[in-house]
Molecule: c-di-AMP riboswitch aptamer (ydaO/yuaA leader)
Organism: Nonomuraea jiangxiensis
C1' cells in the first nucleotide's frame, strides 16, 4: 500500500415500525404512526322451471372458493427468460442514471361503515462517492 471480511459508533436508505417512561433483568405501560373486524344509508346479488299478491320458497343445472398485509399486477414465450401495471433511490422538480415488481397470513369467513372491539411497531441494507440544469432559502452575520 492493495484486496477481502468483522464489530462500534455517527450519517443515511426501506418500511407504519419512531420517541418516552417503569424494571437488575425477564418483561411491562405509553405518545406518534399504520393495520383488521364492526351498523343505518348506499353497494353487490349465476341460469332454468314450479308456487306465492309480495317478501321469498322449492328443484334442477352449472362453478369450487373467497379475503387480507404490502408497489408488488397481468402478458408473451416455454421450463426461465423477455416484458408490464405499479413502486423506490439520487434533499425537491425536470433530463439522466441504478433498481424492486417478493413474500407471508386468515381458514369456507368478512362490502361500505359511526359508535365499538382487537391487533402491530419486525427486518434488511448503504457508507467515498456525486450527471447536468433549475426552483427554493434554513442557520449565522
Nucleotide at each position: 500500500c492493495g484486496c477481502g471480511g468483522a464489530g462500534a459508533c455517527a450519517c443515511g436508505c426501506u418500511c407504519a415500525a419512531u420517541c418516552c417512561c417503569c424494571g437488575u433483568a425477564a418483561g411491562g405501560g405509553g405518545a406518534g404512526c399504520c393495520g383488521g373486524g364492526g351498523a343505518c344509508c348506499c353497494g353487490c346479488c349465476g341460469g332454468u322451471g314450479g308456487c306465492g299478491c309480495g317478501a321469498g320458497c322449492c328443484a334442477u343445472c352449472a362453478c369450487u372458493g373467497g379475503g387480507g398485509u404490502g408497489a408488488a399486477u397481468c402478458c408473451g414465450a416455454g421450463u426461465u427468460c423477455g416484458g408490464u401495471a405499479g413502486g423506490g433511490c439520487u434533499g425537491c422538480u425536470c433530463c439522466g442514471g441504478c433498481c424492486c415488481g417478493a413474500a407471508c397470513c386468515c381458514g369456507u369467513c368478512a362490502g361500505c361503515u359511526a359508535a365499538c372491539c382487537c391487533g402491530g411497531u419486525a427486518g434488511g441494507c448503504g457508507u467515498c462517492g456525486a450527471u447536468g440544469a433549475g426552483a427554493g432559502g434554513a442557520g449565522c452575520u